[in-house]
């Protein structure tokens, strides 16, 4: 330098190929169990603001088509893998 694959909460990893983002599992919080724990076993768990209710904001970064993008295009950053 070229060719190719990937980059989603704390984590790993889905989203049926554009139509409520974050299933499901770890982890973390809260609870029941125990004399304490560990292990099960129930609830909750993206971030800001707000007392709330709710509003915004959120897919590696900046744009771009579309009523509508994690998904398509179009340039970078990083990580992986080939060829040179």
């Nucleotide at each position: 330098g070229c060719c190719g694959a990937a980059g989603u909460g704390g984590u790993g990893g889905a989203a049926c190929u554009g139509g409520c983002a974050g299933a499901c599992g770890c982890g973390c919080c809260g609870g029941a169990u125990u004399c304490a724990a560990a292990a099960u076993c129930c609830g909750g768990u993206g971030g800001u603001a707000g007392c709330a209710a709710u509003a915004c904001c959120g897919u590696g970064c900046g744009g771009g088509u579309u009523c509508g993008a994690g998904u398509c295009c179009c340039g970078c950053c990083u990580u992986c893998g080939g060829c040179a």

Transfer RNA from Sporosalibacterium faouarense, 84 nucleotides, folded computationally. Its Rfam family is "tRNA". Its mean pLDDT, the model's own confidence on a scale to 100, is 82.